This is a predicted structure of a 350-nucleotide part of an RNA (small-subunit ribosomal RNA, central domain) from a metagenome. The full RNA is in RNAcentral, with records from SILVA. Its Rfam family is "Bacterial small subunit ribosomal RNA". Rfam links the family to the GO terms ribosome and structural constituent of ribosome.
[in-house]
Context: one part of a larger RNA
RNA sequence: UUGGGCGUAAAGCGCUGGUAGGUGGCCUGACAAGUCGCGUGUGAAAUCUUCCGGCUCAACCGGAAAAGUGCGCGCGAAACUGUCGAGCUUGAGUGCCGGAGAGGGUCGCGGAAUUCCCGGUGUAGAGGUGAAAUUCGUAGAUAUCGGGAGGAACACCAGAGGCGAAGGCGGCGACCUGGAAGGUAACUGACACUGAGCAGCGAAAGCGUGGGGAGCAAACAGGAUUAGAUACCCCGGUAGUCCACGCCGUAAACGAUGGGUGCUAGCUGUGGCGGGAGUUGACCCCUGCCGUGGCGACGCUAACGCAAUAAGCACCCCGCCUGGGGAGUACGGCCGCAAGGCUAAAACUC
Numbered sequence: 001u002u003g004g005g006c007g008u009a010a011a012g013c014g015c016u017g018g019u020a021g022g023u024g025g026c027c028u029g030a031c032a033a034g035u036c037g038c039g040u041g042u043g044a045a046a047u048c049u050u051c052c053g054g055c056u057c058a059a060c061c062g063g064a065a066a067a068g069u070g071c072g073c074g075c076g077a078a079a080c081u082g083u084c085g086a087g088c089u090u091g092a093g094u095g096c097c098g099g100a101g102a103g104g105g106u107c108g109c110g111g112a113a114u115u116c117c118c119g120g121u122g123u124a125g126a127g128g129u130g131a132a133a134u135u136c137g138u139a140g141a142u143a144u145c146g147g148g149a150g151g152a153a154c155a156c157c158a159g160a161g162g163c164g165a166a167g168g169c170g171g172c173g174a175c176c177u178g179g180a181a182g183g184u185a186a187c188u189g190a191c192a193c194u195g196a197g198c199a200g201c202g203a204a205a206g207c208g209u210g211g212g213g214a215g216c217a218a219a220c221a222g223g224a225u226u227a228g229a230u231a232c233c234c235c236g237g238u239a240g241u242c243c244a245c246g247c248c249g250u251a252a253a254c255g256a257u258g259g260g261u262g263c264u265a266g267c268u269g270u271g272g273c274g275g276g277a278g279u280u281g282a283c284c285c286c287u288g289c290c291g292u293g294g295c296g297a298c299g300c301u302a303a304c305g306c307a308a309u310a311a312g313c314a315c316c317c318c319g320c321c322u323g324g325g326g327a328g329u330a331c332g333g334c335c336g337c338a339a340g341g342c343u344a345a346a347a348c349u350c
Base pairs, nucleotide, nucleotide: 003322004321005320006319007304008303012318014201015200016199017198021194022193023192025088026087028085029084030083031082033081034080035077036076037075038074039073040072041071042070049065050064051063052062053061054060091191092188093187094186095184096183097182103177104176105175106174107173108172109171110154115149116148117147118146119145120144121143125136126135162169163168206247207246208245209244210243211242215241216240220236222234223233258317259316260315261314262313263312266295267294268293269292270291271290272289273288274287275286276285299306300305323350324349325348332343333342334341335340
């Protein structure tokens, strides 16, 4: 390379938008580029195959024929692909109707709790642990009551619940704003799918400038434990955690499972919406769609397991893998303030 693969063995880019490219619904006409048929030219010799012949045979050699998957040209076919034209509505999109939601952003508001400050009551302890000690306290602590300051997070509701592309999102209100589902069938008429590059988003930690700082808490210091204890436990405590703006661009960024479309038994729960029946209504019952769970048949799987939310049956497009270590490293390039990130080997070795 071919092939075979990618939930857990090596392998799905963290996620999305989208360029080139690849792929593409139903009906119809034309063309004939792809495709198919026939003819013709070419396809050197040698080689290969068949037949005949020459060395005593063979290898070898000579002659003839065939073959030469290919290419050019001419004529023809029109199902499929393609191109051009006409049309369709089921794919896709738009409109309209009533709803669901911690989806995003900004501003404001609220109560509980912790800490600190002031004042009252009150007196000898408090705190902490396996037990202690460091620590706090007669300069009045802990406890308790009242007042105040400030920061961060929002108990119950809360659910295998909801929303978002992913990261992620949870007190209440207002404003701005994205998406999805259901119903309807008015409009457009294939406008679609995927997506190398590219662009944007992207937890935590970390970085820059300025602010903020209650609690928590790397580092650090002390007390214990221990043979030691650069830990686990305890008393403290700075970055940080919070806000604004700008970087970083990583993760067990996980469903360790790329996206799209169609098809393939059932049973059961739950969220959103519709139809029927029910007395006019909720519930219950029958039924349709979308989401999210549990179980399970066929099938698949090395097994575990997956099983209409597929890891089943197929098609389209992208990404990725190819023994372990060396190594996600070196070198080079690009990016970054830095930390570092992305791309990515080899020697050697088993």